[in-house]
Context: one part of a larger RNA
Molecule: small-subunit ribosomal RNA, 5' domain
Organism: uncultured bacterium
């Protein structure tokens, strides 16, 4: 000098952008963060609505009953919950990077093509009715739906096997045709009738999976390590190769081009720095991986061995009738506790994204915003031009005087950035509901209109009065830009290094004056 997720000391006027637990992967008290679909389905708790009937009442009106209609708690059922968001504990490794394969493979929704959907059967939740149990829940009777669930047809370009033919290659091999041939395997319908959904197959798009090549920290005061260990040939498992896994079989594999061990670390786009080579770091943002109180295990699913599922174990908290139970903030806020140190228990889904739905809309602490911190960067201001009797005043000298604070200040004219007061007043919606019309022709598109704005009466703009609301900080012997007095006398003190202080200290303390940056200045840490 540059640079920082910084902390610290003095100050402190605004705004815009950007940032904000680096320490305990410690412990959590509260809300909120994943839900949707009635255009699957039985039904009807609770709302709201219509007829009708009873009851009570002379009536108004009130209660009752019918699930009838809107619509919906819970309950079956689909579709998500595997995304999104948090962390960096563990890895030193195909986990990352970058380059290749897969003739060893998967892929819900989504797109295009071909087919198809006949016909049937048993439960099962909820509701009822009973028992147990502080609870948490949990049994047992009996009753009923379905796009839940189970058989029968049907059957190919799917899967198995079998036979002949052509072409290629990268070793195992693969393709292609074809009226070959045997088996085998589907479905769920709803309703406004016009669409969506279902089932099978192939292709793509999309996401993944597995192999391998090179790269990826320090320690040899870590030198030998390995028995599923290296490899066969069988089977078993998986989407899939593969000791993955299992019986047999051989005895291999790995190492000073550092095997194993030990420390440390998530990698990577990038980041600060440097003339560059290199050095350092991986904070916010993007990709990738791994984690979800600790450990382990699998289920459902296309997909998880699953952050707000599930079991099993430990720890730790809390309930409790002691018999038992409940729970995971490393999602946004918040608390304690550790720390030199890091923010509100806000706001709305308007936008832009997800999820579910025909839509309409419903959720979304993702987002977008507004709340707090000078903890950064970048911009504005705290006035401007005139004025010498070089006033007073302080400081200071060679002292009846000069020099210096200094055009500084009064004063005169000006201006109103900003704040302060009134009035006005947005884009962000180029889109999307819903209505109404009209193209093509059946869901699209195109016009009219109507509605949708958290942030917001905020940015922003006008007007008014008034220089009015706004400067400090560190330094000053040499490195280093800036110097005199005055105390103090090896003290009290200063210091980054050389050093300074013992009676004239430009070095310690105060004054005046300068110098450097300036809404920030210094100090400390750390890195070039």
């Nucleotide at each position: 000098g540059g640079a920082u997720g910084a902390a610290c000391g003095c100050u402190a006027g605004c705004g815009a952008c950007a940032g904000g637990c680096c320490u305990a992967a410690c412990a959590c008290a509260u809300g909120c963060a994943a839900g949707u679909c009635g255009a699957g389905g039985g039904g009807c708790a609770g709302c709201a609505u219509a007829a009708a009937a009873g009851u009570a009442g002379c009536a108004a009106u009130a209660c009752u009953u019918u699930g009838g209609u809107g619509g919906c708690g819970a309950c079956c059922g689909g579709c998500g919950c595997a995304c999104g968001g948090g962390u960096g504990a563990g890895u030193a490794a195909c986990g990352c990077g970058u380059a290749u394969g897969c003739a060893a493979c998967c892929u819900a929704c989504c797109u295009a093509u071909c087919a198809g959907a006949g016909g049937g059967g048993g439960a099962u939740a909820a509701c009822c009715c009973g028992g147990c149990g502080a609870a948490a829940g949990u049994c047992g009777g009996a009753c009923u739906a379905a796009u839940a669930c189970c058989g029968c047809a049907u059957a190919a370009a799917a899967c198995a096997g079998g036979g002949g033919c052509a072409c290629c290659g990268c070793a195992u091999g693969g393709u292609g045709a074809u009226a070959u041939u045997u088996g085998u395997u589907a479905a769920a319908a709803a309703u406004u009738u016009a669409u969506u959904g279902c089932u099978g197959a192939u292709a793509g798009a999309u996401g993944g999976g597995c192999a391998u090549g090179c790269g990826u920290u320090c320690c040899a005061u870590u030198a030998g390590g390995u028995a599923g260990u290296u490899g066969g040939a069988g089977a078993g498992g998986u989407a899939a190769c593969g000791g993955c896994u299992c019986a047999c079989c051989a005895a291999g594999c790995c190492u000073a081009c550092g095997a194993u061990g030990g420390a440390u670390a998530g990698g990577g786009g990038a980041a600060c720095u440097g003339a560059g080579a290199g050095g350092u770091u991986g904070g916010u943002c993007c990709c990738c991986c791994a984690c979800a109180c600790u450990g382990g295990u699998a289920c459902u699913g296309a997909g998880a061995c699953a952050c707000g599922g599930a079991c099993c174990a430990g720890a730790c908290u809390c309930c409790u009738a002691c018999g038992g139970g409940a729970g995971g903030c490393a999602g946004c806020a918040g608390u304690g506790a550790g720390g030199a140190a890091u923010a509100u228990u806000g706001g709305u889904c308007a936008a832009u994204g997800g999820g579910c739905g025909a839509g309409a809309g419903c959720c979304u602490g993702a987002a977008c915003c507004a709340g707090c911190c000078a903890a950064g960067u970048c911009g504005c201001g705290u006035g401007a031009a005139g004025g010498a009797a070089g006033a007073a005043g302080g400081a200071u000298c060679u002292a009846u005087g000069g020099u210096u604070c200094g055009u500084a200040a009064a004063c005169u004219u000006c201006u109103u950035u900003u704040g302060c007061a009134g009035g006005g007043g947005a884009a962000u919606a180029a889109a999307g509901u819903g209505c109404a019309g009209g193209a093509c022709g059946u869901g699209u598109c195109c016009u009219g209109u109507u509605u949708u704005g958290u942030a917001u009466g905020u940015a922003c703009c006008c007007u008014g009065a008034g220089a009015a609301u706004a400067a400090g900080g560190a330094u000053c012997g040499g490195c280093u830009a800036a110097c005199u007095c005055c105390g103090u006398g090896c003290c009290a003190g200063c210091a980054g290094c050389c050093g300074c202080g013992g009676u004239a200290a430009u070095a310690c303390g105060g004054a005046g004056g300068a110098u450097c940056c300036g809404a920030g200045c210094g100090u400390u840490a750390u890195c070039c």